Predicted 3D model of a 371-nucleotide RNA (Bacterial RNase P class A) from a Clostridia bacterium. A source record names the gene rnpB. The coordinates come from a structure-prediction model, not an experiment, and the mean pLDDT is 78. The sequence is in RNAcentral, with records from ENA. Rfam family: Bacterial RNase P class A. It is annotated as a ribozyme.
Order: sequence, then C1' cells, then structure tokens
RNA sequence: UGAGUAAGCCGGAUGACCGCGGAUACAAGUACCGAAAGGUAGUAUCUGAGGAAAGUCCGAGCUCCAAAGGGCAAAGUGCUGGAUAACAUCCAGUGGAGGUGACUCCGAGGAUAGUGCCACAGAAACAUACCGCCGAUGGUGAGUUUUUCACACAGGUAAGGGUGGAAUGGUGAGGUAAGAGCUCACCGGCAAUCAGGCGACUGAUUGGCCGGGUAAACCCCACUUGGAGCAAGACCGAAUAGAGGAGCCAUGAAACGGCCCGUUUCGCUCCCGGGUAAGGUCGCUAGAACCGGUGAGUAAUCACCGGUCCAGACAGAUGGUCAUCACCUCAUUUUGAGGUACAGAACUCGGCUUAUAGGCUUACUCAUUAA
Repeated sequence: UGAGUAAGCCGGAUGACCGCGGAUACAAGUACCGAAAGGUAGUAUCUGAGGAAAGUCCGAGCUCCAAAGGGCAAAGUGCUGGAUAACAUCCAGUGGAGGUGACUCCGAGGAUAGUGCCACAGAAACAUACCGCCGAUGGUGAGUUUUUCACACAGGUAAGGGUGGAAUGGUGAGGUAAGAGCUCACCGGCAAUCAGGCGACUGAUUGGCCGGGUAAACCCCACUUGGAGCAAGACCGAAUAGAGGAGCCAUGAAACGGCCCGUUUCGCUCCCGGGUAAGGUCGCUAGAACCGGUGAGUAAUCACCGGUCCAGACAGAUGGUCAUCACCUCAUUUUGAGGUACAGAACUCGGCUUAUAGGCUUACUCAUUAA
C1' cells in the first nucleotide's frame, strides 16, 4: 500500500417563527359540549418514532378461565459445561466440515430394542458369483517305466475386471493350487484397561474382535411444556323482554385445550328471541429500564455504589416555512445545480430473521515493498 476477517458507532446538526400530542403547576372548581359517565378550552416549564419500530419465527411479564393437582396422549428441544425470568437465544469448550490464514458453518443422543427403505444399474444391496483365477483332491481322455499332458465336469475362490453413492475395513509384503486378516507391518473402526479432564472427549497400551447406509423415516432414550390472549380483562353510565323451548337432575350436571383419575360448586348446558350501538374511563408506561464507576469472571453476565425519567396517540400527534452549516455527486477561473439510505410506536420486554445510500473507529490475517 492492497485484499480480507471480526466487533462497534453515526446515519444529518443548529437557530427563529407558526402549528399538533402528553405530563406538571396556576387560572378555578370558571366557561362550553353531553342524557349520564365524562370530555374540551388559556398561560408557563419540560418532553414527543427505530436499529431495525418491520416479519410474527421463539421465549416471557401481565390478564382471564373461582382456587389447587396427578397421569396418558400430543408438541418442542437434542454434543458438554455455564449465563438468563425464560428460549430453538447467548458465552466458552469438544468433535466434524470449509478456508493459506484471521475465522466461518453444523441436520451433533441411539442403527447391538424393534419395524421400514436403499430407485435405476448390477450376478448380487441383510446377502451374493456375471466375466474371470485355480483345478492340489475327485472325474474324463491321451500317453506311459517313474509319472506327464490336456479338458475344465465336480469342487474351491472373492485378490483382478465390470455395475453402482455404497459390494466380506484400506495400503504393502509373505503365504497359497489359486485366493482370503490366513499371517505380519502401518493406518481405520470396535472392545478392554490405565492416565488426564466437572464433562463432551483426549492420550497410551493390549487384543485379528472386523460387511454397510438411512432416524429433517416410524421409533427408542433424556429433558421441558395447562389454555386463550390487550379486540386479554376491569370499572362507570344508559337501556332492556323472557309467563319462551329442549335435555339431564346428586348413581346427576358444570368448570379446568383432548382422555382418565382427582378436586371444587350446586343447579347446569344448549337453542330461539330482546336491549346496550357503534358511550366513557382504566389497563397504557417507573421498567427483568437506562447512563457512569468499582469489583468478580476467559466470556456471556452478575453484585454494589452514584445518577436520570426519555411518546402513550385512539380515525390515530411527533409537523410546516426560512436561514446557516455538515456529507456525497456533477460541473466549475471561486460560483452553481442536485441529492442525503431502509423506513413510522399502538401493552411491554429478551432474542432470531430480513431491508439499509453513505461514512467512521478498533483489533487481527494474508500478499507485496522499504528501512
């Protein structure tokens, strides 16, 4: 200097004027609207869209099902240890894959509990012999002193060739009639023992023990899990029609997502019909909150101390104009033109995923060059 990897930050700023929403104080318990509950109006101060507010993919807080359960089924997760309110998230490690590397990714329990599946090709895919090789032993034939030769029938074989993603662990040597872990060396898998580690695992030694794959196929094992959801739900005001029908009735009915058990309550469930009408308030923002410091920890994070209050709208506010500056692009004798990404809270929070013009910072890796 260039190319990368990982993490973090900004993503317009300032001033003036006018206009909206909220909180607090005063005005004043004044005026207006309304049937009521309740709402609106003036002044001053403070404050008002995000890193993803998006997706609705996970987890929870909170509310209701009156209170409190057990089991089955079902669903989810799946290496180990930790963090957390919890999670499929995050941190650290183990094993594996990719990369020269910094680093990145993982569908990561079990195939010896069982059941399935492995198309096509190929002889054969829970077993097997198509082409081959041998033919020592037996057989047939020729020759024959001994014995030799031929055939490849019986039989042996799975080293060579072919098919395939995969064919009796791989390479090499010995051995054999020809071969084969048949034997040996090295490697791989498996098993046992010892050592290290909380653990997943790692290392060493010994042993010829040696046909596969697939569980994001069913399944087995371990752990976890009530349901519905802010249109949850609560209160206030106003209005109203039940001589309605059916079923069961304590050995009953109902409630708790399905089923069983259990518990509780005492009448319950269903159908038809009527009123409220598009009323008002709460829930609704002081939080598993944020900022700074110290300490512990490899880290995620936790503890303590100090400080801050930073939208709560409801046909739905957070805006408009002007000026100056910032950044980017084009052009330019000094001045001008244009542009500034993705995108807008709706109960809240922790994550994940997706979109994003442009800019900045830190650390590390590789290549080249110079001292």
The model forms 94% of the base pairs in the Rfam consensus.